[in-house]
Context: one part of a larger RNA
RNA sequence: GAUGAACGCUGGCGGCGUGCCUAACACAUGCAAGUCGAGCGAGAUACUGAUUUUCAAAGUUUUCGGAUGGAGAUGUUCAGUGGAAAGCGGCGGACGGGUGAGUAACGCGUAGGCAACCUACCCUUGACUCGGGGAUAGCCAUCGGAAACGAUGAUUAAUACCCGAUAACGCGAAGGAGUCUCAUGGCUUUUUCGCCAAAGUUUUUCGGUCAAGGAUGGGCCUGCGUCUGAUUAGAUAGUUGGUGGGGUAACGGCUCACCAAGUCUACGAUCAGUAGCCGACCUGAGAGGGUGAUCGGCCACAUUGGAACUGAGACACGGUCCAAACUCCUACGGGAGGCAGCAGUGGGGAAUAUUGCACAAUGGGCGAAAGCCUGAUGCAGCAACGCCGCGUGAGUGAUGAAGGUCCUAUGGACUGUAAAGCUCUGAUCUGGGGGAAGAUAAUGACGGUACCCCAGGAGAAAGCCCCGGCUAACUCCGUGCCAGCAGCCGCGGUAAUACGGGGGGGGCAAGCGUUAUCC
Numbered sequence: 001g002a003u004g005a006a007c008g009c010u011g012g013c014g015g016c017g018u019g020c021c022u023a024a025c026a027c028a029u030g031c032a033a034g035u036c037g038a039g040c041g042a043g044a045u046a047c048u049g050a051u052u053u054u055c056a057a058a059g060u061u062u063u064c065g066g067a068u069g070g071a072g073a074u075g076u077u078c079a080g081u082g083g084a085a086a087g088c089g090g091c092g093g094a095c096g097g098g099u100g101a102g103u104a105a106c107g108c109g110u111a112g113g114c115a116a117c118c119u120a121c122c123c124u125u126g127a128c129u130c131g132g133g134g135a136u137a138g139c140c141a142u143c144g145g146a147a148a149c150g151a152u153g154a155u156u157a158a159u160a161c162c163c164g165a166u167a168a169c170g171c172g173a174a175g176g177a178g179u180c181u182c183a184u185g186g187c188u189u190u191u192u193c194g195c196c197a198a199a200g201u202u203u204u205u206c207g208g209u210c211a212a213g214g215a216u217g218g219g220c221c222u223g224c225g226u227c228u229g230a231u232u233a234g235a236u237a238g239u240u241g242g243u244g245g246g247g248u249a250a251c252g253g254c255u256c257a258c259c260a261a262g263u264c265u266a267c268g269a270u271c272a273g274u275a276g277c278c279g280a281c282c283u284g285a286g287a288g289g290g291u292g293a294u295c296g297g298c299c300a301c302a303u304u305g306g307a308a309c310u311g312a313g314a315c316a317c318g319g320u321c322c323a324a325a326c327u328c329c330u331a332c333g334g335g336a337g338g339c340a341g342c343a344g345u346g347g348g349g350a351a352u353a354u355u356g357c358a359c360a361a362u363g364g365g366c367g368a369a370a371g372c373c374u375g376a377u378g379c380a381g382c383a384a385c386g387c388c389g390c391g392u393g394a395g396u397g398a399u400g401a402a403g404g405u406c407c408u409a410u411g412g413a414c415u416g417u418a419a420a421g422c423u424c425u426g427a428u429c430u431g432g433g434g435g436a437a438g439a440u441a442a443u444g445a446c447g448g449u450a451c452c453c454c455a456g457g458a459g460a461a462a463g464c465c466c467c468g469g470c471u472a473a474c475u476c477c478g479u480g481c482c483a484g485c486a487g488c489c490g491c492g493g494u495a496a497u498a499c500g501g502g503g504g505g506g507g508c509a510a511g512c513g514u515u516a517u518c519c
Stems, first nucleotide, its partner, number of pairs: 001518003005515005012390006018383002020348001025346003029343003034091003039088002046081005052075001054073002059068003098301003107226008117218002122214008130164004140153005170195011200206001227273003234264003239261008276298004280291004303324005326337004354380001356379003362376001363374004393424004403415005429456006438446001463508005468489003474503005484491002
């Protein structure tokens, strides 16, 4: 000098940041990923109309028994409006958000390579979008189960699924020609054979399929760099290479069969320990040394271990299956769960915040759009945790007041222009009024916030550490190797500038000291 700090004493305001470094410990509760009716069938409560069942007021009439009447109420059926909650289907849940356990590795950084690769949505270009079919969820019925959830039957739709047609500049096989590369080989052209697609809605788009190119994002390979230990010296059998199958988007012992016996290592293999890496951050004149919080890039992980499915993309935090530990429900047969998302709880700890508001902005998903969703994000709350700014008054004021302390003590010195008194000001505060930008037509959570004006009123706002030397700042009293101080040297045993208190002084200041760590 610095810090994601903590502790002690103290504490007025604002702006901008930052805030579980420990138990990758366990988690109550709420929210954090949905959306599309312009893909599809069906359609609840409700409302309207018709229909009809039952009841029935006023009024009219009466021989007072009733008759008539039909507002209205109630239920059935049908049609319409409307669209809830589910279901099929599409796209998105592989992004965004969290954490740093593992990892000493092509993980990361940097420089290259892929003639060994993929890329949904988006953009450009070319061509096409024809004909058919059978199911299934939902709904309904029956049944099983405590539940979670199922079983059977009947029935229905699609941009769901399947079959056929068409098809090249596409793919596969076999040849010919040209050209290029460091090699396997690539590119162009040509001949023959074989193979592969589609979905509607509507007349306006939006879609669908194939092919080529682009953009974006990824995958793989390589050179170099990347902590400590030799009180770790040998390590390795898919191990090293080859041939041939398999597998992958793709190369490859990636995997398998066979064959050979290699491969790494004192320029430190193997083993052990520690650790996410970087841009950066701290320090330093630099060279270096240390760190890897916030922000940005990459990687890894999602209770522990394993596995695949779907998909353009995952071996998938809020998906599936299996095993394990833990927690919960149970009718004991069986089930449910995963905060290292945002808040919040317990625990651990010296120590780290609200179960807040809003989608107004920026961005993301879906949608033709309106819009819906978004604990991303924007804001607010808490904390002197950090940096920066402001204030706690200004001017005048000597009877140098009182009080206190000290001394050479009828007196003087210091506190000290300090106070009182007088004259002002209004940053902050309180009350009232006005009132943004952020928004481009509309739309503002923040927020009646920032800011401005008026009024009131010096009122409510200073502490902490130190004073032997290093090191700025001195005296009195108490104590008497006691009590105590202390970063080092060292103070204290009767005159202690070093302990404790008073007065005075020095330093910094809403902070000041101490502790820890780094340079």
The part of an RNA shown here (small-subunit ribosomal RNA, 5' domain) has 519 nucleotides and comes from an uncultured bacterium. The coordinates come from a structure-prediction model, not an experiment, and the mean pLDDT is 81. The full RNA is in RNAcentral, with records from ENA.